[in-house]
Context: one part of a larger RNA
């Protein structure tokens, strides 16, 4: 000199774009953050229309029940919930990451191709009834549906087998229909994922030996898949000064900072990968998890309780307490982009888009411009002559960026059958108006290092990055005037180059 997710002190006009819990992975009140589909299914409630056993009957009205349509609701079922979002510190020095090569694998939704979609029986929630419990919730009996589950048929393909042969599937819904969407089996693709491999990846030898599933083989089991992955048996191997083993520290990379570069330091925000979800362990479901807002067990903590028993997990968005030098709103909207579900309308979306707060950072703009005295007043200094503040002010003329007031006013927007629909927002921007009006400070002045006098103080009070200043004329302390330098900032502290 440059840099920072900064903090502190003094000061503070505006805008744009960024950015903001680095400490206690400490504890959390409250609300929201993952639902959706009635075109898979049986019901319940309500409304409308039609019909209607009947009742009163002059018209007509009421009405048990039935049908259709619509809306809403819990339940069964499907898909999603493994994405998205968070935290990088907790762990991890290699099961991670980066670069390279590979073979023994999987893949829901999506795309291309082939074939099929036949027959049957049983159950269960909802519902009704009964019961237990303070609650959370649970039990029993009875009834019913399906794109839920099961049995049978068929089997090109697929699987097992050298072959013969064996074995394995399906579901319907909407529509008057055409047809569409599905379902089953299978081949290929895309994207994604699992696995192996070589090289690279901090400090420490005051860590020198480490290792029994250990190293290899045979066989078996297991897995989507190779493999000591697991097991039985056999052999005695395997690693290590090219640093094994141990200890400490640490998420890795793209990048970022600095530097002419080599390098050194670093890994906030954004992107990719990995790990984690109070702590520890486990599996279930599923194409996919050993699963943040799923389940079970244990532990700690907290809450409710009728003391029998239950409930919870903000490292989601806000917010709160705590600790701290220190880090924001319990905001708006799904209008756009994207995601889930749905045939669609649409619903959900604290992802996202926006607004709010903070000079935390970068960038831009402004706080006026011109004229104006041998030079007002005041301040300061003075050798008392004057000098300086200083064209600075006053005064005259001009301008109106910006702020303020008024008027106009996009784009982002495309989507939807249509009606219609912008959170931001009456925002950006444009025009008009009045008026210099609404806007300057911080630090420094002995040398390094740009900038000096007076007074006060008297080794005191104090300053200080280093050398050092202060003990009666201090350009070094404090104040004033003047000056220097940056400027909506300026200084200090901390850290890196």
């Nucleotide at each position: 000199g440059g840099a920072u997710g900064a903090a502190c002190g003094c000061u503070g006009g505006c805008g744009g774009c960024g950015u903001g819990g680095a400490u206690a992975g400490g504890g959390c009140a409250u609300g929201c953050a993952a639902g959706u589909c009635g075109a898979a299914c049986g019901g319940a409630a309500c409304a409308a229309u039609u019909u209607g056993c009947g009742a009163u009957u002059a018209c007509a009205u009421c009405a048990a029940g039935a049908a259709u349509u619509g809306u809403u609701c819990a339940g069964u079922g499907g898909c999603g919930a493994a994405c998205g979002a968070g935290u990088u510190c907790a762990g991890u020095a290699a099961u991670a990451c980066c670069u390279u090569g590979g073979a023994a694998c999987g893949u829901a939704c999506c795309c291309c191709g082939a074939a099929g979609u036949c027959g049957g029986a049983a159950a269960u929630a909802a519902c009704u009834c009964c019961g237990c419990g303070a609650a959370a919730g649970c039990g029993g009996a009875g009834c019913u549906a399906a794109u839920g589950g099961c049995c049978g048929a068929u089997a090109g393909u697929c699987c097992c087998g050298c072959a013969a042969g064996g074995a394995u599937a399906a579901a319907g819904c909407a529509g008057u229909a055409a047809u569409g969407c599905g379902c089953u089996u299978u081949g290929g693709g895309a994207g994604c994922g699992g696995c192996c491999u070589a090289g690279g990846u901090c400090c420490u030898a005051u860590c020198a030996g480490c290792u029994a599933g250990u190293u290899g083989g045979u066989g078996a089991g297991g897995u989507a898949a190779c493999g000591g992955c697991u097991c039985a048996c056999c052999a005695a191997g395997g690693c290590u000064a090219u640093g094994a083993c141990g200890g400490g520290u640490a998420g890795g990379g793209g990048g970022u900072g600095u530097g002419a570069g080599a390098g050194c330091a670093u890994g906030a925000c954004c992107c990719c990968c990995a790990a984690c979800g109070a702590u520890g362990g486990a599996a279930c479901u599923g194409a996919g998890a050993c699963a943040c807002g799923g389940u079970c067990c244990a532990u700690a903590c907290a809450c409710c309780u009728a003391c029998g028993g239950g409930u919870g997990g903000c490292u989601g968005c806000a917010g709160u307490c705590g600790a701290g030098a220190a880090u924001a709103u319990u905001c708006g909207a799904c209008a756009a982009u994207g995601g889930g579900c749905g045939a669609a309308a649409g619903c959900c979306u604290g992802a996202u888009c926006g607004a709010g707060c903070g000079a935390c950072g970068c960038c831009g703009c402004g706080u006026g411009c011109a004229g104006g005295a041998a030079g007002a007043a005041g301040g300061c200094c003075u050798u008392c002559g004057g000098g300086u503040u200083g064209u600075a002010a006053a005064c005259u003329g001009c301008u109106u960026u910006u702020a303020c007031g008024g008027g106009g006013g996009a784009g982002g927007a495309a989507c939807g059958c249509a009606a219609g629909u912008g959170a931001c927002u009456g925002u950006a921007c444009c025009c008009c108006g009045a008026g210099a009006a609404u806007a300057a400070g911080g630090c420094g002045c002995u040398g390094c290092a740009a900038a000096c006098u007076u007074c006060g103080u008297g080794c005191c009070a104090g300053c200080a990055g280093c050398c050092g200043c202060g003990g009666u004329a201090a350009u070094a302390c404090g104040a004033a005037g003047g000056c220097g330098u940056c400027a909506a900032g300026c200084g200090u502290u901390a850290u890196c180059c």

Notes: This is a predicted structure of a 497-nucleotide part of an RNA (small-subunit ribosomal RNA, 5' domain) from a metagenome. Its Rfam family is "Bacterial small subunit ribosomal RNA". Its mean pLDDT, the model's own confidence on a scale to 100, is 82.